[in-house]
RNA sequence: UAAGUAGGACAAACAGUCGCGGAUGCAAGUCCCGAAAGGGAGCAGACGAGGAAAGUCCGGGCUUCACAGGGCAGGAUGCCGGAUAACGUCCGGUGGAGGCGACUCCAAGGAUAGUGCAACAGAAAUAAACCGCCGCUUAUGCGGUAAGGGUGGAAAGGCAGUGUAAGAGACUACCGCCUUUCUGGUAACAGGGAGGGCACAUGUAAACCCCAUCCGAAGAAAGACCGAAUGAAAACGAUACGGCGGCCCGUCGUGUUUUAGGUGGGUUGAUGGAACCCCGUGGCGACAUGGGGUCUAGAUAGAUGACUGUUCGAGACAUAACCCGGCUUACCGUCCUGCUCAUGCC
Numbered sequence: 001u002a003a004g005u006a007g008g009a010c011a012a013a014c015a016g017u018c019g020c021g022g023a024u025g026c027a028a029g030u031c032c033c034g035a036a037a038g039g040g041a042g043c044a045g046a047c048g049a050g051g052a053a054a055g056u057c058c059g060g061g062c063u064u065c066a067c068a069g070g071g072c073a074g075g076a077u078g079c080c081g082g083a084u085a086a087c088g089u090c091c092g093g094u095g096g097a098g099g100c101g102a103c104u105c106c107a108a109g110g111a112u113a114g115u116g117c118a119a120c121a122g123a124a125a126u127a128a129a130c131c132g133c134c135g136c137u138u139a140u141g142c143g144g145u146a147a148g149g150g151u152g153g154a155a156a157g158g159c160a161g162u163g164u165a166a167g168a169g170a171c172u173a174c175c176g177c178c179u180u181u182c183u184g185g186u187a188a189c190a191g192g193g194a195g196g197g198c199a200c201a202u203g204u205a206a207a208c209c210c211c212a213u214c215c216g217a218a219g220a221a222a223g224a225c226c227g228a229a230u231g232a233a234a235a236c237g238a239u240a241c242g243g244c245g246g247c248c249c250g251u252c253g254u255g256u257u258u259u260a261g262g263u264g265g266g267u268u269g270a271u272g273g274a275a276c277c278c279c280g281u282g283g284c285g286a287c288a289u290g291g292g293g294u295c296u297a298g299a300u301a302g303a304u305g306a307c308u309g310u311u312c313g314a315g316a317c318a319u320a321a322c323c324c325g326g327c328u329u330a331c332c333g334u335c336c337u338g339c340u341c342a343u344g345c346c
Stems, first nucleotide, its partner, number of pairs: 001342001003340008012311007020048002024044003030041004050317001054328002057326005062219004074215005079093005094108001095106004109210002114208002116204003130149002132145005157175002160172003176198001177196008223268004232259005240254005275294008312315001
C1' cells in the first nucleotide's frame, strides 16, 4: 500500500425565531369545565426517542385468577462446564465442517424400542448375478463368485497381501468400527493397551417416535382506588296528589335519607431502575463485588416539528406507550482499535 477478519463509536453539524409535551419553581388562592371525584388556564429557566424505539420470536419482573400430591395431553430444549432474576441468550471449552490465515459456521441425544419414507436410474435398494471372471457342458444352459465394469446420494468397512478353479474378513498387517481396560481432564473428550473378523447389516428423527430436562393460565384493554344518572333494596314522613271503576282500609307510585353495586367519567398502575457514568478488586471470559457521581420522555388522540442563515461528503433505516435481559430483521455513510495474508522499502 492492497485485500480481509473481529470488535467498538457516531447517525449531518452550528446559530437564531416560532411552536408542542410533562414535571419543577413563582404569583394569585383568582377564573373556567364538572353533580362529585378531578381536570385546565399565567410567567420563568431547564429537560424531552433509537441502535434498532421495529418484528412481537424467547426469558424475567409486576398484576389478577387457579393450585394437597401425582399422572395424561400439549409445547420447548438437547455435546460439556460456567454466567444470570431467567432464557431457546451469553462466556469458555470438546467434536465436526470451511478458509493459506486472522477467523467463521453447526438443534451436535437415540437408527439393535417400534413404524414410515427413499423419485428416477439400475439386474438388484435391504435385497442382490446385468456385463465380466471361474468350473461343468456340443450348444442352449447350470453352478460358483461381490475382486473388476456399469446405475445411483447410497450396492453388505477401506487398502495391500496371502489364499483360491475364480473369488470372498476365508486368513494376515495397517486404518476404521465395536467391547473392555489404563492414563490425563470437573466434564464433553483425548491418548495408549488388550480383545472381537465386524450378520449389529444403507440413509433419514427441523418424519412419527423413544429418552432426559423444563413449562399453571391470562396480560397494562393486567390490576387497584374514587364514583354521577337510571335501575334495585331498606328506612322515615305526610295523608298532599295520582292508580287499584264511587267510599273506607290497604297497597303501589311521586318525596326525603341511607345502603349495596360499580356503568359513563376520573385518578392510579406510569417510569428511581436486575438504571447509567467513572475508578478499583476478583475472574481467560460472560460476570460478580466495593467506592464515588448523575436523574435521564411519560402522553391517553397521543409531544421532537416548521422556518431562516452558514458549512460539508447532501444525510440511511426508522418514532417510546408498563418495565427489563436477549434474539432476529432494516440501515446513506464516517471514524477508531486489535489481528491475518500478500507485495514493496529500510
Molecule: Bacterial RNase P class A
Organism: Sellimonas caecigallum